Transfer RNA from Hydrothermarchaeales archaeon (SeqCode), 75 nucleotides, folded computationally. The coordinates come from a structure-prediction model, not an experiment, and the mean pLDDT is 83. NCBI's taxonomy places the organism under Archaea, Methanobacteriati, Candidatus Hydrothermarchaeota, Hydrothermarchaeia (SeqCode), Hydrothermarchaeales (SeqCode). Its Rfam family is "tRNA". Rfam describes the family as follows. Transfer RNA (tRNA) molecules are approximately 80 nucleotides in length.

């Protein structure tokens, strides 16, 4: 150099092939209930526009090109 595969709150995983309504879930995180206090248990909140850049499209995490990092593989 070349293929192939990943990137989505703080961490992990869905959702992507097949484009549509406020991006789901766990755990943590804060608050309140409970308890002498804490765990632990219930309840109720915040938090990501999806790696970055463009194109397509009424619309794009999804499709299409380019650039970056990260893993495997050939040379």
């Nucleotide at each position: 150099g070349c293929g192939c595969u990943c990137g989505u709150a703080g961490c992990c995983u869905a959702g992507c092939c097949a484009g549509g309504a406020c991006a789901a879930g766990g755990c943590a995180c804060a608050a309140g209930c409970c308890u002498c206090c804490u765990a632990a248990g219930c309840u109720u909140g915040g938090g990501a526009c999806c790696g970055c850049g463009g194109g397509u499209u009424c619309a794009a995490a999804u499709c299409c090109c380019g650039c970056c990092g990260g893993g495997c593989g050939c040379g």